[in-house]
RNA sequence: GACUCAUCCAGAGAGGUGGAGGGACCGGCCCAUUGAUGCCUCGGCAACCACGAUCGAUUUCGCAGGUGCCAAAUCCGGCAGACCCCAAAACGGGGAGUUCUGGAAGAUGAGGU
Numbered sequence: 001g002a003c004u005c006a007u008c009c010a011g012a013g014a015g016g017u018g019g020a021g022g023g024a025c026c027g028g029c030c031c032a033u034u035g036a037u038g039c040c041u042c043g044g045c046a047a048c049c050a051c052g053a054u055c056g057a058u059u060u061c062g063c064a065g066g067u068g069c070c071a072a073a074u075c076c077g078g079c080a081g082a083c084c085c086c087a088a089a090a091c092g093g094g095g096a097g098u099u100c101u102g103g104a105a106g107a108u109g110a111g112g113u
Base pairs, nucleotide, nucleotide: 001113003111004110005109006108007107008106013042014041015040016039017038021031022030023029025078026077027076028075043070044069045068048066049065051062052061053060074105079102080101081100082099083095084094085093086092
C1' cells in the first nucleotide's frame, strides 16, 4: 500500500515556535496576521487493542501500557431513493432542504497478507 471487520450527532486547551494559508478531494460554508494550519512542551478526552477482575455470554467493571483524538456531526453536501413540478406516459427532464434512509469517499482502531 491493498483487503476484512468495527466505530465516526458525546468528549477534551494552555504555553512556546513560526509566519501564510488551513479545514483530505470538488462545491458550499467556515477558521486565519486579534497570528490560523503545522511543529515542540505540558495538560486533557476517550476507551479500539493490551492487562486484571467478573459473567451463562461475544457480558459487565476496572486500569491507562500501545494507538487515537482535543473549531464546527467526518463542518454540510457530492451517488441513489423518499417529496414537488413538466410530460399522454415513461425507461425522460427539472426543482428544494445542513430533512430522512441507504451508499460512496475519508478518518481511527484491530486483524491477517

Predicted 3D model of a 113-nucleotide RNA (SAM riboswitch aptamer (S box leader)) from Candidatus Brevefilum sp. NCBI's taxonomy places the organism under Bacteria, Bacillati, Anaerolineae, Anaerolineales, Candidatus Brevifilum. Model confidence (mean pLDDT): 83 of 100. It matches the Rfam family "SAM riboswitch aptamer (S box leader)". Its family is annotated with regulation of gene expression in the Gene Ontology.